[in-house]
RNA sequence: AGAGUUUGAUCCUGGCUCAGAACGAACGCUGGCGGCGCGCUUAACACAUGCAAGUCGAACGAGAAGGCGUAGCAAUACGCUUGUAAAGUGGCAAACGGGUGAGUAAUGCGUGGGUAAUCUACCCUCGGGUGGGGAAUAACCCCUCGAAAGGGGAGCUAAUGCCGACAUGCCCAACAUUCCCGCAAGGGAGUAUUGGAAAGCCGUACCGUGGGUGCGGCGCCCAAGGAUGAGCUCACGUCCUAUCAGCUUGUUGGCGGGGUAACGGCCCACCAAGGCUGCGACGGGUAGCUGGUCUGAGAGGACGACCAGCCACACUGGCACUGCGACACGGGCCAGACUCCUACGGGAGGCAGCAGUGAGGAAUAUUGCGCAAUAGGCGAAAGCCUGACGCAGCGACGCCGCGUGGGGGAUGAAGGCCUUCGGGUUGUAAACCCCUUUCAGGAGGGAAGAUGGAACGGGUAACCGUUCGGACGGUACCUCCAGAAGCAGCCACGGCUAACUCUGUGCCAGCAGCCGCGGUAAGACAGAGGUGGCAAGCGUUGUUCGGAUUUACUGGGCGUAAAGAGUGCGUAGGUGGUUCGGUAAGACCUGUGGGAAAGCCCAGGGCUUAACCCUGGAAGGUCGCAGGUGACUGCCGGGCUAGAGGACGGGAGAGGAGAGCGGAAUUCCCGGUGUAGCGGUGAAAUGCGUAGAGAUCGGGAGGAACACCUGUGGCGAAAGCGGCGCACUGGACCACAACUGACGCUGAGGCGCGAAAGCUAGGGGAGCAAACAGGAUUAGAUACCCUGGUAGUCCUAGCCCUAAACCAUGGAUGCUUGGUGUAGCGGGUACCCAAUCCCGCUGUGCCGCAGUUAACGCGAUAAGCAUCCCGCCUGGGGAGUACGGUCGCAAGGCUGAAACUCAAAGAAAUUGACGGGGGCCCGCACAAGCGGUGGAGCAUGUGGUUCAAUUCGACGCAACGCGAAGAACCUUACCUGGGCUCGAAGCGCAGUGGAAUCCGGUGGAAACAUCGGCGCCCGCAAGGGCCGCUGCGGAGGUGCUGCAUGGCUGUCGUCAGCUCGUGUCGUGAGAUGUUGGGUUAAGUCCCGCAACGAGCGCAACCCCUAUCCCUAGUUGCCAUCGGGUCAAGCCGGGCACUCUAGUGAAACCGCGCAGGAUAACUGCGAGGAAGGUGGGGAUGACGUCAAGUCCUCAUGGCCUUUAUGUCCAGGGCUACACACGUGCUACAAUGGUCGGUACAAACCGUCGCAAGCCCGCGAGGGGGAGCUAAUCGGAAAAAGCCGGCCUCAGUUCGGAUUGGAGUCUGCAACUCGACUCCAUGAAGCUGGAAUCGCUAGUAAUCGCGGAUCAGAACGCCGCGGUGAAUACGUUCCCGGGCCUUGUACACACCGCCCGUCACAUCACGAAAGUGGGCCGUACUAGAAAUCGGUGAGCCAACCGCAAGGGGGCAGCCGCUCAAGGUACAGCUCAUGAUUGGGGUGAAGUCGUAACAAGGUAACCGU
Repeated sequence: AGAGUUUGAUCCUGGCUCAGAACGAACGCUGGCGGCGCGCUUAACACAUGCAAGUCGAACGAGAAGGCGUAGCAAUACGCUUGUAAAGUGGCAAACGGGUGAGUAAUGCGUGGGUAAUCUACCCUCGGGUGGGGAAUAACCCCUCGAAAGGGGAGCUAAUGCCGACAUGCCCAACAUUCCCGCAAGGGAGUAUUGGAAAGCCGUACCGUGGGUGCGGCGCCCAAGGAUGAGCUCACGUCCUAUCAGCUUGUUGGCGGGGUAACGGCCCACCAAGGCUGCGACGGGUAGCUGGUCUGAGAGGACGACCAGCCACACUGGCACUGCGACACGGGCCAGACUCCUACGGGAGGCAGCAGUGAGGAAUAUUGCGCAAUAGGCGAAAGCCUGACGCAGCGACGCCGCGUGGGGGAUGAAGGCCUUCGGGUUGUAAACCCCUUUCAGGAGGGAAGAUGGAACGGGUAACCGUUCGGACGGUACCUCCAGAAGCAGCCACGGCUAACUCUGUGCCAGCAGCCGCGGUAAGACAGAGGUGGCAAGCGUUGUUCGGAUUUACUGGGCGUAAAGAGUGCGUAGGUGGUUCGGUAAGACCUGUGGGAAAGCCCAGGGCUUAACCCUGGAAGGUCGCAGGUGACUGCCGGGCUAGAGGACGGGAGAGGAGAGCGGAAUUCCCGGUGUAGCGGUGAAAUGCGUAGAGAUCGGGAGGAACACCUGUGGCGAAAGCGGCGCACUGGACCACAACUGACGCUGAGGCGCGAAAGCUAGGGGAGCAAACAGGAUUAGAUACCCUGGUAGUCCUAGCCCUAAACCAUGGAUGCUUGGUGUAGCGGGUACCCAAUCCCGCUGUGCCGCAGUUAACGCGAUAAGCAUCCCGCCUGGGGAGUACGGUCGCAAGGCUGAAACUCAAAGAAAUUGACGGGGGCCCGCACAAGCGGUGGAGCAUGUGGUUCAAUUCGACGCAACGCGAAGAACCUUACCUGGGCUCGAAGCGCAGUGGAAUCCGGUGGAAACAUCGGCGCCCGCAAGGGCCGCUGCGGAGGUGCUGCAUGGCUGUCGUCAGCUCGUGUCGUGAGAUGUUGGGUUAAGUCCCGCAACGAGCGCAACCCCUAUCCCUAGUUGCCAUCGGGUCAAGCCGGGCACUCUAGUGAAACCGCGCAGGAUAACUGCGAGGAAGGUGGGGAUGACGUCAAGUCCUCAUGGCCUUUAUGUCCAGGGCUACACACGUGCUACAAUGGUCGGUACAAACCGUCGCAAGCCCGCGAGGGGGAGCUAAUCGGAAAAAGCCGGCCUCAGUUCGGAUUGGAGUCUGCAACUCGACUCCAUGAAGCUGGAAUCGCUAGUAAUCGCGGAUCAGAACGCCGCGGUGAAUACGUUCCCGGGCCUUGUACACACCGCCCGUCACAUCACGAAAGUGGGCCGUACUAGAAAUCGGUGAGCCAACCGCAAGGGGGCAGCCGCUCAAGGUACAGCUCAUGAUUGGGGUGAAGUCGUAACAAGGUAACCGU
C1' cells in the first nucleotide's frame, strides 16, 4: 500500500466482498509447563446456608455458668479462672470500605470559575474555660400477656446519658448605630440591648484510707484560624429523531413571609403577564458520565469490562428520624408484590457485599486460607473486628516466556503416494553414531516479603541486645539423580492468497467470504499422499475500527452515471468595494494557573528474559487570569466612487392586461345550375346521395384560429407570447454623465406566478376530438386505418400546482487567445448618402485556442480559473410506495420510510452482430429463357413400423444413389444355436513332443473331436531352425466417450478478405494503415491521405485444351514413286501431311482512336488461331459451425476378460400399412418399329481381353488365332442419314407385374443375383401447392468406357457426338462484400424483454376488533410521615411553699402526599376473519408493450 466482482473487451461511476488490528467473548478439534492479568456482557430474576461492622471496662452499673485447686464423708465454703463470658447504659464508628448501572439527555458528567449565599465530626495551630447542683432510666428483681416475634405493669440503680440555675462573660447570634473597605449586593471593626457552655477518666507521687491534693496523659466546653470533605451556583461542552413545531400557570417576575447550613417559586399569600423556541423549545427513542480503551498516517469513528474520579440505586413506591454528614445496601415507619413461619390470633425477610443455589443464556469460577502484609473502625494501649485486602483453587479467556531435543548420518532403507514404469517424492526425515538435560518426574536444601510490635535484660530517655512472630508454603529459588527418555496439533492448498497430485462421486452428495465450483478425466465436493501457514494452540462465529476519498473538516460530487428546487420577489441568516482614525471581540505572541493518579510516549531501574511492576520526565484538543501586537476579520466614527441606484435624451420588441375592428378558410342554413354518384383506403366497407348528394354560383349564420411576412429573428423570471389599430402598463438596451454614497449579492422558512390535462358554477360550441358506436384488418384487435361522435378544446369567475416545467447545465461577481453570422443602439469613415465598411456596448447562434472532462463534449452565453450564497445526491429493486402530517371539492399534490431482496443497477466510448435503417457493389440471386422434380411404374437411400435381428454412423443448406468403387456364404460389426478360454493372428521366456502340411476313415450342420497312413532340415555332437502342446508375461474388443484428442473432411467460399512490424492518435478497449475519389473478377491497380512497409489470401508460376515452328517417326500416317488386292498402308519405300509426345513460340491493353485526371482503367478498332484472367482444372487465407468421423487409421480415459474376445452353421442387414429425398423409364409422331448406311473420344485386357470359325431365336456354349497391347482384342458407337410401316388409339406408345422355359457366375442363386427367350401386358395421355439445374461447345439430347467386382448399376467417375434459347435490368426473394447509422443484442434477432393470470413461499400495509406496555388530564382516595392547629387525657428535672406555671407527650383535626380506584384522551407493541400490492422461485398460460424506423418513433405530465 491494495485486491476480487457489472463488459466480448475498455474507461468511469457505484455498491458488495476480502486481506489488517482488536475483544470481559462463545463454539469445534486439540492440549506439556510457568509468570502476569481477566472471568454473569443475559434475568436491577428469585434466593437455602455461612460469613461480610464493630469496638471501647482508661465513660457506667451489674455480673454468670462451667472448670481447676484447697478444706470437708457430703451438702457446701473458700481461692483461681474473673470483675472473665454474655447482655445492658453511654461514646465513637456504622454516611467509609464493598456491589451494581435499573433510572437519568440533565437536579448528571467533563473543563474552568463563583460562594460578599454556606456547613464541616475525627485531625492540626492558637486563646479561654472545665466551679456548683438536680431529676431520671436500662440492665437487674417481681408480676403478667403471647405459639412466636415481642410486649405490659410494679420496684431499685450508675455514668463522659439527661436537665436547669448562678458567675466571669473573653466569645457567639439577632437587631440598632458609628467608622473603614468594596462598583454593588455587602464585608470588617467598635458600642448598646436581649439570648446562649461544659464531664469526667487513667497513671503516678503525697496525704491518707471516706476520699482528697499535686504532676502527667487522655477527654469535655466556648471562640478564632488551618486542613479535609461537602452543599449551592455560573459559563462552555455532552447521542438520534422535525413523520415531535409550538411549549409553559408555580409557569416568568415582583412584594411580603415560611423553610434551609446556605441562595432561590424551594414553599405560601398577594400583584403583574410574563418566560422558552428554527443557534431546535416541547415531545419521542436510546444512554450512567469521565480519565481512558480499540482502531486509524492523521482528522476521525466505535466503545466506557478490569483500574481510577464523579453520579445514581439497594425487592418496588413513599416518608421522615438520628446524626457533622443519610432521606441511610447488611437502620426505622407505611403501602405493594413475592417468599417463609404460625397454635390462624399474628409474625419474619430483602446477596446489585464474599462464596454458593436455582433460573435465564452461546457463555463466565471456590459455600477455600489468612489478617503475615497494605488499609480501615474502635481503643491510651495490648488488642479486637474487617469475604476491604493479601493469597490459594477453577477456566489456554487474554498477554508473555519456555519445552517437546542438538550435531552427524545416503545405499537416498522399508512402507505410503505418484508415475511417461525410467523413476520421482515423503527425505537427513527415520534407522544408526555422538552429545546435551531446560521443562515434567524423584531426592536434598530452602527464602525475601518483618518495618514495626511484644516479652525479657540494659538504659534517665532516645535507644541497644536476645527471643517470639508468615496465610501464601516446604512455594519461589538452588543442587543432585536418571534417561531422548514423558510432551503436536489445527487450518488451508481455484483466483483474491503462500501451498498440487491421485482416487471416489457425477448439478448427486456436497462446498462457498466474494467471484463461483459439482451434469464421467473436479488442483474448488469426499478420502489419501504431498505442500503451505500458524503453533499449545488452530480455526469458525459474533462485534468494533480500518481498508471506505463509500458523508469527503483534512478529503467527494450534481449536462448524460444518484444529484440544480418549474420560476421569481423577499425575511432571518451567511457574505461583502476603497481610504483614514479608534477599539481589541476574533486572531497571534509571552508569562502564569489548571489540565488528579493510572494509562500512551521517552529515559532509567526490578523480577534469569518478556509480559508485568517501580522511579523520573515529556505530552495532553481545550479552559481561567495577566501582559503584549495591531497586519487581517469584526465593532465604532469620518471620508471616497470603480459596485448598486439614478434625473435628462433616444430608439427596438408576438412583454402584460382591457375593450374594439378585419379578411381568408372549414361547417351549417337558404336559393340557383346540375346528375349519379360522393367519400374513404394498401384494398375496402360503414357513412352521405334520386326526398337530388358531391361539384359549382349567390346570399346568410356562427365559432375558433390568425396563411404569406417568419428568420438557430424579437420579448418575457419561467410558464409563455404572432391579424390590425386604440387607451393603460412592466422590463431590458444605448448615449450622456448631473446626483446618492456600499444603499450590494445570495436567500432556510414565507409570499406570488406557473403549459397541458383535470375540477366547480355560468356561458359558448365552427373545426378538432378522449369516451363511445359502427366498418375494416387480424389467429384475436377492447389498437394502429376509415365513417361518425360526447366531454373537452373557447369565454367569465374560482380551484388544481404537475410535465422529458430541458440548455436534463441554480444565482451573483471578476479574470482568461480568436474567427464568423445575426438583432438593437451609438460612434467613425466614404465630398453628400451606411442594413452594407471600421469600432464600442447589449442580446442571440455557430466554429474553435488554452484549459477542462470517464468519455461524449464544454470552450467569454464555460462544463475553464476563482470567491460568496442557496438547493440537491450517497448501490439497484421494494418506492416516490406505506404510515403519519399538511394542502385540495375531488383527482391528487408536498413531505417521505422500513421489512425483504439482488451483485449488481448504471454513464460514455470500442469491436462485432443484427435492423420489416440508409448508400454502393457482386453471384443462374431474381428477372429473361431451356429442361426437369413434385403426379405414374420401377430402382435406390432415409424416416417410421415390424422383427430374434432387421448392425452402426450421417439429420436444414453442408444427412437421405451419403460411409458402401458394388450384403447370396464371406464381407458382417446384428440375431439364434453349437464350440474354445494363452484364446482366431503376432512377440518373448521356460518346459515338452517330433512333426506339421497332406491323404483316408468315423461322429457332426460345420467349427471341431478322434483314428490310421505318408512324413523333416542344419550340425560331428551339444544344440538350433520349423511345427504342435502346456505354463507365464500378456493378447483381443467395429464396446463407450468425435463434448478428452491427432489426422482427414464438409461448409461459408475461389467469397476478397484476414493480419502483423514500426510509427502516429486515444487514459483505454481500440483506431489509423484496410477509410476516401476512381477502377477491377479481385484489399486488382491508380491518386489522395499520419502513415510507411510487410505477411497469409487474389493474380501469376503448374496441368489439360485452342494456333504454329522444331525434334522424333513405330505399333501411327500415306502426298509422291514402285509392287499388290474384290477391297484394304497389304508390301517396298517415305516421314510431306494427320497423329503421337517432347522442346519451344504466341497475348502484353503491345498498337490506333476515344473517354478518364496526363493515372489506374474502360470502350471501340486493327492485326491475330486466340483479346482484354481465351476455355477448363489443380490450388481453399484468418477463422466459423464443441459441424462430421473413436466403424479407415492413430490415441487419453472408462468398461469388458470361460466374454462386449474368438470359431462355426443358419438367419438378418433384401421385412412393409405408410412418408420423404435422389434417380431411371415413360406418357409418344421432333415419336415407335423394321431394314440399310456414316462418323468418335477416352479407356481396359495374362487370375485377363479374346478375333475369325461352328452351335443356339437369344442369354450363351464350343473352340482358340492374336495380344503384357499407337501392333491383338473388348468394339457395335448411338443419336444422325436413306427407305418402309404405324396415324393419335392406353395405341406397333409404355413397359411394370406375373407364368413358363433357360443361360452364366459361384461350394451354394429358397430366403436373396444378373441376363435371355416365349407369354402376360399394370399405372401412366405431361403432373396441385411448391421447387431444382443451367449463360456456350453450356443446357438439352445421344451413345462409349472405367473403378469396385466370381457374379451382381437406372448409382458413381470419365469420354466424345449432335447442339440451342435468353439476360431489358437490379425494384423484389436468397446468399455475400464495403461504407455509414441505431441498438437495452455479445450464446450476438432462432437475440433481448414486458405485464396479467395460475402455483409455492417470504416480509410488509389496510382491517370489525382483541390483548399488553408507557404516558397525560379530570375526579376520587388518602397509609406512614413532617409541618400546623388542638390537646378536657398524661408527664421526672426548671420557677413556685402550694395551687399552678413553663415545657413536653399521647390523642384528635387540618395541609401536603405514595399505592389504589373511576372516566376520557394520546403514543407504542403484539395479534386479527378478510383484503391490498410487493419480493423471490428450472422448464406453466396468454399475448408482444420496449430495445432496429422494434414493424403505429419513443418518452413525460394529465
This is a predicted structure of a 1502-nucleotide RNA (small-subunit ribosomal RNA) from an uncultured Nitrospiraceae bacterium. Model confidence (mean pLDDT): 84 of 100. The RNAcentral record of the sequence draws on ENA and SILVA.